About this RNA
The RNA shown here (small-subunit ribosomal RNA) has 1386 nucleotides and comes from a metagenome. Its mean pLDDT, the model's own confidence on a scale to 100, is 85. The RNAcentral record of the sequence draws on SILVA.

RNA sequence: AGAGUUUGAUCCUGGCUCAGAACGAACGCUGGCGGCGCGUUUUGAGCAUGCAAGUCGGGGGAGAAGCAAGUGCUUGCACUUGUGGGAACCGGCGCACGGGUGAGUAACACGUGAGAAUCUACCUUGAGGUGGGGGAUAGCUCAUGGAAACAUGGGGUAAUACCGCAUAUGACUACGGUUGAAAGGUGCAAUUGCACCGCCUUGAGAUGAGCUUGCGGUCCAUUAGCUAGCUGGUAGGGUAAAUGCCUACCAGGGCGACGAUGGAUAGCCGGCCUGAGAGGGUGAACGGCCACAUCGGGACUGAGACACGGCCCAGACUCCUACGGGGGGCAGCAGCUAAGAAUCUUCCGCAAUGGGAGCAAUCCUGACGGAGCGACGCCGCGUGGACGAUGAAGGCGGAAACGUUGUAAAGUCCUUUUAUAAGGGAAGAAUAAUGCAGGAAGUGGAAUGCUCUGCAGAUGACGGUACCUUAUGAAUAAGCCUCGGCUAACUACGUGCCAGCAGCCGUGGUAAUACGUAGGAGGCAAGCGUUGUUCGGAAUUAUUGGGCGUAAAGGGUACGCAGGCUGUUUUGCAAGUGUGGAUUGAAAGACCGGAGCUUAACUUCGAGUUUGGUCUGCAAACUGCAAAACUGGAGUCCAGAAGGGGAGAUUGGAAUUUCACGUGUAAGGGUAAUAUCUGUAGAUAUGUGAAAGAAUACCAAUGGCGAAGGCAAAUCUCUGGUCUGUGACUGACGCUGAGGUACGAAAGUGUGGGGAGCAAACAGGAUUAGAUACCCUGGUAGUCCACACCGUAAACGUUGUACACUAGGUGUUAGAUUUAAUUCUAGUGCCGAAGCUAACGCAUUAAGUGUACCGCCUGGGGAGUAUGCCGGCAACGGUGAAACUCAAAGGAAUUGACGGGGGCCCGCACAAGCGGUGGAGCAUGUGGUUUAAUUCGAUGAUACGCGAAGAACCUCACCAGGGCUUGACAUCCACUUGAUCGCUCAAGAGAUUGAGUUUUUCUUCGGAACAGGUGGACAGGUGCUGCAUGGUUGUCGUCAGCUCGUGUUGUGAGAUGUUGGGUUAAGUCCCGCAACGAGCGCAACCCCUAUUACUAGUUACCAUCAGGUAAUGCUGGGCACUCUAGUGAAACUGCCGGUGACAAACCGGAGGAAGGUGGGGAUGACGUCAAAUCCUCAUGGCCCUUAUGUCCUGGGCUACACACGUGCUACAAUGGGCUGUACAAAUGGUAGCGAAACCGCGAGGUCAAGCCAAUCCCAAAAAGCAGUCCGUAGUUCGGAUUGGAGUCUGCAACUCGACUCCAUGAAGUUGGAAUCGCUAGUAAUCGCAGAUCAGCAUGCUGCGGUGAAUACGUUCCCGGGCCUUGUACACACCGCCCGUCACACC
Repeated sequence: AGAGUUUGAUCCUGGCUCAGAACGAACGCUGGCGGCGCGUUUUGAGCAUGCAAGUCGGGGGAGAAGCAAGUGCUUGCACUUGUGGGAACCGGCGCACGGGUGAGUAACACGUGAGAAUCUACCUUGAGGUGGGGGAUAGCUCAUGGAAACAUGGGGUAAUACCGCAUAUGACUACGGUUGAAAGGUGCAAUUGCACCGCCUUGAGAUGAGCUUGCGGUCCAUUAGCUAGCUGGUAGGGUAAAUGCCUACCAGGGCGACGAUGGAUAGCCGGCCUGAGAGGGUGAACGGCCACAUCGGGACUGAGACACGGCCCAGACUCCUACGGGGGGCAGCAGCUAAGAAUCUUCCGCAAUGGGAGCAAUCCUGACGGAGCGACGCCGCGUGGACGAUGAAGGCGGAAACGUUGUAAAGUCCUUUUAUAAGGGAAGAAUAAUGCAGGAAGUGGAAUGCUCUGCAGAUGACGGUACCUUAUGAAUAAGCCUCGGCUAACUACGUGCCAGCAGCCGUGGUAAUACGUAGGAGGCAAGCGUUGUUCGGAAUUAUUGGGCGUAAAGGGUACGCAGGCUGUUUUGCAAGUGUGGAUUGAAAGACCGGAGCUUAACUUCGAGUUUGGUCUGCAAACUGCAAAACUGGAGUCCAGAAGGGGAGAUUGGAAUUUCACGUGUAAGGGUAAUAUCUGUAGAUAUGUGAAAGAAUACCAAUGGCGAAGGCAAAUCUCUGGUCUGUGACUGACGCUGAGGUACGAAAGUGUGGGGAGCAAACAGGAUUAGAUACCCUGGUAGUCCACACCGUAAACGUUGUACACUAGGUGUUAGAUUUAAUUCUAGUGCCGAAGCUAACGCAUUAAGUGUACCGCCUGGGGAGUAUGCCGGCAACGGUGAAACUCAAAGGAAUUGACGGGGGCCCGCACAAGCGGUGGAGCAUGUGGUUUAAUUCGAUGAUACGCGAAGAACCUCACCAGGGCUUGACAUCCACUUGAUCGCUCAAGAGAUUGAGUUUUUCUUCGGAACAGGUGGACAGGUGCUGCAUGGUUGUCGUCAGCUCGUGUUGUGAGAUGUUGGGUUAAGUCCCGCAACGAGCGCAACCCCUAUUACUAGUUACCAUCAGGUAAUGCUGGGCACUCUAGUGAAACUGCCGGUGACAAACCGGAGGAAGGUGGGGAUGACGUCAAAUCCUCAUGGCCCUUAUGUCCUGGGCUACACACGUGCUACAAUGGGCUGUACAAAUGGUAGCGAAACCGCGAGGUCAAGCCAAUCCCAAAAAGCAGUCCGUAGUUCGGAUUGGAGUCUGCAACUCGACUCCAUGAAGUUGGAAUCGCUAGUAAUCGCAGAUCAGCAUGCUGCGGUGAAUACGUUCCCGGGCCUUGUACACACCGCCCGUCACACC
């Protein structure tokens, strides 16, 4: 000293939470010792029992028990004398202290300071006195009543008890006088006396107490008025004492927004806790004061009480009772009950300190000194130290290596605080009585005595004390919390939004550093955590030290009483202020410096502080007060000016509606479109006339006026304010303004008018799922006037009023000024500097810099609600909470995303076209259903002829059944055997099993290689998780974007660059620009294709030459051509014209095989969809291990009411059948392609040439072309389905292959809503080939043949790009979110 938490991120505002310290604490776990403190905070609830205040025989009388002696005798009783002295009684002093508690009390109760009208026992000191009398009474005795407590009567007795008389320093006094005391006892002396303790009067002191007063310290105004002894006076009374303290009379005062009265709460202070301080909280222990003593009241005694352990009365409670009546008071010390989270022993002692009584000894003392219990707190000590690495074992982690626990342990060598045992052993004790010795003073002397000094002199609760010594032996002694961030400290396992954690944020849904456990680590330590409370952090109530345009917050506006503040000059005073002195601010505590307990806590000494109060001296700048002046603030007069400022009266024109009459005829009106509505009973339209009410076009404006609300036709009357200018006058007269008063839009209210238009409510018609709305037709309050209420608005510039100062520029209104340019004043706008601001923004009209005063704010919700009060006729308004609940709510700005926002642009996106799909049959995939199984995955675009470039077995993962268990497959080890394989036979559905047969290699003879068997490590898994992953892929999208460095800019997120003007297919290029550059993308480089040159010519080719054939490049030959395949050329807006900005570029043209990226392909930026795939492969984790592995047979993936996708074939004549005939490209081929020939109607078969391929073969290209038949029909279209017969492949075509032939001949006559593809060699149409493959294609991938139509254009649909705007969205519009209802709970 700060930190966490609002957001995708940022800055701010703002609350919540945490880290610190403290405690009379409590709870959980744990617990060795000692010292010093503390210990019913709750209920002032109630209390059994014991103790807590007595003492004096040196004040008084009386004298029990016991003892001794004697007498009587009934020999164990009575009496007498002496001794003895208890209890009780009278009397004195004390009991008013000490001890407890905090209920009451907001008060002179307390703190602090001051004051005058008082008292004070005992104590100190001074003066004086103590003479002489009297009458009672308790005890006691007798008697009576009563259960008791106790009471009553008769008799007699004493005093330091009581009462007179005398005397008197004193008190009072109307100066005449009046009034007023006493008590003895003991010792020594013994003739008077002396001494001590007392007694009485009086002065002073000390101590203590009473009284008055200034100032100070709680909350509520949802408590605003209170007061009758109440305020003052006079007289009297009363008190120790002033006073309405009390009474009578007189007066009518006194207190209060500077908060009276009332209510709530509370003992106050020194201090204590916290804090840098200012403050905030608190008032346990210790100390001072107050109050109280079961509750309320009262007095008595006394120096002192209205009395905790006294009295009386009343109440409640409780106890005793013979029912008549009595007793009691723990908030003393212990202790008990109840309450409560919670707080101790019915202990020891008067040894010390202190108190009461006493001459004293002494007695009393739950004050006090000690001990006990409690980790309740503070402080100290210990639980061992040194060495010790095979870094032991074990634990934990890791695939392993190894890491860690950890020098930790063990072990070796030491020590003994503490513990146990034994022994020793202080200080706290001073003196008193008394004795001895000595000295001094006074008295006539003596003695007791008094006083001083010295010596001797009893007494210890604690206490088995502290402390010391010896012995034994590491021996007797460590826990608690935490480990996601804040906040120091991490891994494994278990669990699986469960159990749980949590101070805040949050965590847990199968890989949890956040739960539980373990290991490890961190922190503190005889404690550690939790809970509660206080302060701090919190500048989050802001005096120090905050704010109010948009975050909470400026009153709707003005006037103005109180209050606060107040211009210039001089003089005086000295209240504030400053500076000295005096006094007080108790002690303890705290701070600093010492001292004593071994240290510390603790105790103690000294010093300073105690920021304050009171008294007093001095100063006079500033504030204040008084006096005198001034003119700058403020105001008055004069001369001008503008204005929808206000009130009243009067007068217009336009429009609307209505009415009357005319013209006129079928519609009008209204809407996006309708309908309700009006109209043939004559509307709408139009003309003329009349009536009514309301509002005032143009002028008109970011223009004017007003305090605000607000104000608009014109004229007149009355009236407020403002501005400008020159002078004169007054002389601070000013600013603000709680309460208060006035004004205050619209709506609303009351009474009375008025009512044209408009129009809540209401009615009807539409819209709609509904439509109590938006739209339409009507329509009442109201809107208007007068008077009276209401008193609120986003009453907003969301910005209180006044004054001063601080760059400018540019409009505009009203004045003044200047010849003019201009300049000045007062308003009203815009833009901007400094400055301010979280930013946005404000900026001489401040949100800048200052001054003065007022109002208001303190997280969101609950709530401007409830309640109380005030106002109102009411509606409502003003003032204005709490419980409960959340961790946010909010402001400004940023980047995205989104918008049925805007601008620009693109794409077969639409449009323009061509052909399809959707209807039929079939093929194929999917869903669904079914099934023993119909394996699994893909499932909007981006799944569905997809994985699958080919399920009869295999594939295969699914089902049924039968088998195997180191395994179908790999590696290693140990043991064992010498075979295994192959072939034959038998059983079996087969896997498999059995039998037979046949057989090893090398060798140093140990063995090795190989193979089989047994056992162990391990294999195996198309089992799960694509949301743990790699790799691969789809999509946005071949869209033009996505970023970085440096610089600049902003507090920051970010921005700039990448935006702008053009242009492009393109972030393509150019220009401009706080940007300058760069990267990934675009383009280009690569491949195919279109032209051409060169090179090379076999298997391709054949123009020329030659040969040959029925014919053919067939042969020689030739590289001319085609072609093949390698290297080049060519195209670059290069050239011309135009447009453009002299650019980029675009348009047109020439040339050219090709023209503006020529056409096509490959190529896919940063990223998005937790997109797809664990069943291609790889892989973490989990799971199975005689099975989820593996082998086999059979079945299934091929099912079938149905739904969808993708295709094929058609519905026919641009066609179908038949005959003839022409032209490709690109592939493939030895487990292969297979010619020709022959056989078969055919699929095909037989035989077989050639070809490892520019050579041979598949191979026939088909549409086309020529000819012919068919004539619009379910057909010579269409071919499904079915029957029969076959072919081929294959171990095997039943489930379940393809093909052929014969026969059969279904639906279908161009397809609803909807929807798909395509812009040129494209669509459409025609065939060919390949992969997979034993066989199986309408699918897929390629190849060529024929070969169109259309595009005006970008309004709309879809998708995308850039800029901009709004946003309460950020999981980002499939977002967010409001209300009602239902259910559950409170």